[in-house]
Molecule: Bacterial RNase P class A
Organism: uncultured Nocardioidaceae bacterium
RNA sequence: UGAGUUGGCCGGGCGGCCGCGGCGCCUGCGGGCGUCGAGGAAGGUCCGGGCUCCACAGGGCGGAGUGGUGGGUAACACCCACCCGGGGUGACCCGCGGGACAGUGCCACAGAAAGCAGACCGCCGGCACCCUCACGGGUGCCGGUAAGGGUGAAAGGGUGGUGUAAGAGACCACCAGCGUCCCGGGCGACCGGGGCGGCUCGGUAAACCCCACCCGGAGCAAGGUCAAGAGGAUGCCGCCACCGGCGGCAUCUGCGCGAGCGUUCGAGGGCGGCCCGCCCGAGCUCGCGGGUAGACCGCCAGAGGCGGCCGGCAACGGUCGUCCUAGAUGGAUGGUCGCCGACCGCGUCGUCGCGAGACGACCGGGGACAGAACCCGGCCUACAGGCCAGCUCAUCCA
Repeated sequence: UGAGUUGGCCGGGCGGCCGCGGCGCCUGCGGGCGUCGAGGAAGGUCCGGGCUCCACAGGGCGGAGUGGUGGGUAACACCCACCCGGGGUGACCCGCGGGACAGUGCCACAGAAAGCAGACCGCCGGCACCCUCACGGGUGCCGGUAAGGGUGAAAGGGUGGUGUAAGAGACCACCAGCGUCCCGGGCGACCGGGGCGGCUCGGUAAACCCCACCCGGAGCAAGGUCAAGAGGAUGCCGCCACCGGCGGCAUCUGCGCGAGCGUUCGAGGGCGGCCCGCCCGAGCUCGCGGGUAGACCGCCAGAGGCGGCCGGCAACGGUCGUCCUAGAUGGAUGGUCGCCGACCGCGUCGUCGCGAGACGACCGGGGACAGAACCCGGCCUACAGGCCAGCUCAUCCA
């Protein structure tokens, strides 16, 4: 200097004018002052929770999720560290990472043969016939063979030898794998080493499946408070034409009519889906007509932000200090002008430099993805432009 790889950060600032929402104070009720006011993803709704309400009695079947080990966390399918396998020169990256000897399925085409196998071309032996002076060769049949060749993603251990008619783990040495025993390291997944041995026991589970662990439901339109409400009941007061009626106030309750079913011989509801079983239970369902649609809480002080120190390889935890940073409800944070500034230029000038190029000034241009709606922890996706740091490789110089 170039190429690569990993992690983190920013993603506009200042001022003027006009226009908005919350909170606090003041107000002559018109408003004034102060202060705060979208994100790194607010997006996706893929996970996990907090919170709220309902339920919690079990048995059987069935369903969803996760899948190496250890740790972190409120929890997780997330994060960290490590192990194993694969890719890469490397830094690093990837992994639906338990089981194929429980069972079922699949492995197209090619090939002789793709789950207990198999013989196309070959190699060897025997018999018969033919050719040749001979050596030997050809054809057919029978037997042996799987070392050589071919097909394929994959042909059932590899290399070298002994042996054989020719071969073959038939046997031997070494290697790989598998099984088993022992030693060492590690919390563990696993790693290293040694002995013995049959010689070797396809692949695929992101196919069905088996195994292990684990799993209440619904959701802020959750859920509460107040007000209003046609009608009814009770009490008090007043009036009247008085054993009743009208009006007002207070309290309680709470639409009206009709039909069907049901009230312990149980309608209906609940227990993540179904069945059994259990529990609650006096109302439930349908049709027609009527009233209300308002205000407030939930709603932001938190598994919170920032900083220092300590522990830990790290994720993260502990401790001390400090800060309060939107809360709308047809739904606010905008418009405009100017300056600065990130950035770009195939433009100009100057300086430095062997060069590539770097710096400064001027001129011109000039910005992405994209808007909270109960909140938080993640993951995924989108993004103009830029900054910082670590590491790897290549080349050059000293």